[in-house]
RNA sequence: CAUACGCCACAGGGGAGCGAAAGCUGAGAAAGGUUAAGACCUGACCCUCAAUACCUGAUCUGGGUAAUACCAGCGAAGGGAGUGAUUCAUGGUUUCAU
Repeated sequence: CAUACGCCACAGGGGAGCGAAAGCUGAGAAAGGUUAAGACCUGACCCUCAAUACCUGAUCUGGGUAAUACCAGCGAAGGGAGUGAUUCAUGGUUUCAU
């Protein structure tokens, strides 16, 4: 000097399904506020360069379920939101001492 991971700061991106209900899956399945309603704001949780946030293909394919992207495939698919600071492993270079 470069720099993986991590931590921090600020910023940004997200989804909220099934079921009559109990409940199921999940990190998260609307906790609080505003509104006549649609919707909006805040919070929780996840994610920020990606083989694992999430979206599309998709009214997809196979299996299973009371039902549902419930499971698997598709899928290293195509898209998808970041900067700064810091610590250290490691690597390179230079200087000094022996």
Predicted 3D model of a 98-nucleotide RNA (TPP riboswitch aptamer (THI element)) from Desulforamulus profundi.
The RNAcentral record of the sequence draws on Rfam.